[in-house]
Context: one part of a larger RNA
RNA sequence: UGACGGGGGCCCGCACAAGCGGUGGAGCAUGUGGUUUAAUUCGAAGCAACGCGCAGAACCUUACCAGCCCUUGACAUGGGUAGUAUGAUUUUCAGAGAUGGAUUUCUUCAGUUCGGCUGGCUACCACACAGGUGCUGCAUGGCUGUCGUCAGCUCGUGUCGUGAGAUGUUGGGUUAAGUCCCGCAACGAGCGCAACCCUCGCCAUUAGUUGCCAGCAUUUAGUUGGGCACUCUAAUGGGACUGCCGGUGAUAAGCCGGAGGAAGGUGGGGAUGACGUCAAGUCCUCAUGGCCCUUGAUGGGCUGGGCUACACACGUGCUACAAUGGCGGCGACAGUGGGCAGCGAUCCCGCGAGGGCAAGCUAAUCCCUAAAAGCCGUCUCAGUUCGGAUUGUUCUCUGCAACUCGAGAGCAUGAAGUUGGAAUCGCUAGUAAUCGUGGAACAGCAUGCCACGGUGAAUACGUUCCCGGGCCUUGUACA
Repeated sequence: UGACGGGGGCCCGCACAAGCGGUGGAGCAUGUGGUUUAAUUCGAAGCAACGCGCAGAACCUUACCAGCCCUUGACAUGGGUAGUAUGAUUUUCAGAGAUGGAUUUCUUCAGUUCGGCUGGCUACCACACAGGUGCUGCAUGGCUGUCGUCAGCUCGUGUCGUGAGAUGUUGGGUUAAGUCCCGCAACGAGCGCAACCCUCGCCAUUAGUUGCCAGCAUUUAGUUGGGCACUCUAAUGGGACUGCCGGUGAUAAGCCGGAGGAAGGUGGGGAUGACGUCAAGUCCUCAUGGCCCUUGAUGGGCUGGGCUACACACGUGCUACAAUGGCGGCGACAGUGGGCAGCGAUCCCGCGAGGGCAAGCUAAUCCCUAAAAGCCGUCUCAGUUCGGAUUGUUCUCUGCAACUCGAGAGCAUGAAGUUGGAAUCGCUAGUAAUCGUGGAACAGCAUGCCACGGUGAAUACGUUCCCGGGCCUUGUACA
C1' cells in the first nucleotide's frame, strides 16, 4: 500500500421488511447429470453451466457409429502429356447409394502470327501440396460474460517522507453520481458520471395519398363529388432550466412546499459498460503459433442408423387442480410486424384439420387479423359438464421420403392432480398478474426466443437482521 475480520461509523440496491404472483408436489415440454448404447458428436459447470452455443437434428444439417467406396483428392496454385471448349438433357443396365457402363437430343467460347499457339475446360502422370469441427482458450488475436451503469480508476507539476509511498481523491454539507458547494499544500488534467444520440408523452409549421370526414350533396359502405379543419402519417422546430414564489440552509451547493404547465426537479424507456478482476468462456463462427494425422487416413463421397435411448436425479417452462370457473349462444374493441417459389379475400365442399375455383396485392391501397372483457342461458362443489395425460382408430398437410423420428383434425378413451415439506424466485406502475397477436430461422415442426398491444392491481412503517456494493477508520502471526 492492499486484502481480510462472526471490528466500528456513514450510505445505497426488490438486499431485507410490507405486499402480489410463482417454483419446490402432479402430468407433459425442454436442457443437463447419470446409466445404457455400435454411436447415443462436441462444448458450457456456483452466482456468471443446465428452453445455453441450437433464429428450429426425418434425409441434409452432422462434427458420432456400422457398412460400401475414393486417394493430387469435394476446394487452391504450379509442371508435363493427350484431347478439345463445353454445358444441359433423354432412355437404360449393375448397385443401398456413392459410383461404374451403354445411349438419345440440343448446344459447342474469345483472341489468333491459323501453329492446339495463348486463355479456358476435361482426362491421365509424378510431385510440391491440398485437407483435418484432430490437441492445446494454461501459447494467442478477435469477440463475450461477470463484479456493475457500481462511482470509481489514474496522471502532470508541486509539497511531505531515507524509502515503499502519501498528498491531490481526506474533512463539513449535498447528490442518483469523485454531482456540486465550502474548507484545505496543493494547483490543474485525463478515463468514467452527467449532457450531446434514439424513442414515448404536449404544441406549432410544412405536406395531404393509399390516410382522415366537421359542414354540403351522395351511398349498402368515406362509396363517390368535395375538403385537408380533425385523426393519422413523417420531416423540421418549440417546450423543462430549480426558470418563478415562499420556507429552510452557512449569504453556498442543495432540500421542502407552491404556482403555472401536456410534462417538475435525471419526466418514462433505450443505446452507451472507466482502470481492472476471474490463467472466467470460446482453437466447433472466424483468424492464428506449436504439436499431431495424411492410401487399412484423424482427409473426401455415400446408404442406413444415432444426436429422439430410460430404473433414476436436478434446472427452466407449459397445462391444471376449478364457480373471480367450465360449456353453449350472441357479440364488440388493438398495436407491432410480415407477404411474389409469397400473403391469399369472396364463393363452394368437408363435423374439422383442410380442399377446390380464384379476386386483389411488389402493399398507409389487397391479404395475414385478435383474445380476455361484455350480455343471455346452463352446470351447483362432485375427481365433476374440472383436468386433460395416455391409448385405439379414421383422416389432413408439408416433403423424394413421416417405421425408428414431424405437426395438426375428428371419434372413442379419459391417468395423475383437490393448491403442493424443508427450501426458494420475480416484481415498486401502465409495473406485477392476466389475455391474445406478430416476427426471426423454417419445405414442415415452438409450451422456447425476440417484439407488440388489451385489461390492469397490492404494498413500501422502516434499515435491527440476510445478501451484494461504495466511502472513512481500526486490528492483523496474510501478500
A computed fold for a 479-nucleotide part of an RNA from an uncultured prokaryote, annotated as small-subunit ribosomal RNA, 3' major domain.
Its mean pLDDT, the model's own confidence on a scale to 100, is 82.
Its Rfam family is "Bacterial small subunit ribosomal RNA".